[in-house]
RNA sequence: AACCUAUUCAGAGCGGCUGAGAGACCCGGGUCCAUGACGCCGCAGCAACCGCCGCAUAUGUGCGGAAGGUGCUAAGGCCGGGAUGCGAUAGGAA
Numbered sequence: 001a002a003c004c005u006a007u008u009c010a011g012a013g014c015g016g017c018u019g020a021g022a023g024a025c026c027c028g029g030g031u032c033c034a035u036g037a038c039g040c041c042g043c044a045g046c047a048a049c050c051g052c053c054g055c056a057u058a059u060g061u062g063c064g065g066a067a068g069g070u071g072c073u074a075a076g077g078c079c080g081g082g083a084u085g086c087g088a089u090a091g092g093a094a
Base pairs, nucleotide, nucleotide: 003092004091005090006089007088008087013043014042015041016040017039021032022031025082026081027080028079029078044073045072046071049069050068052065053064054063055062056061077086
């Protein structure tokens, strides 16, 4: 890594740069977008997967915190259907 496990209707936006498409892929629908989307950078925030701290504990874990490592901050992963390997994130394994 195309392997394993868990999650995927909760939550959280401003500024700068850029300049045309964008929300993973296919079909259909709808949505956002020159009043500047998408992306990148900065700052801020959210969350609590890993790690950390506190308390409890039947020692499995549970609850709370949060300045570390990731992640995330339009719409349920936008909706319905599809797929020889759906995607994404975290933690493993290798």
SAM riboswitch aptamer (S box leader) from Corynebacterium spheniscorum, 94 nucleotides, folded computationally.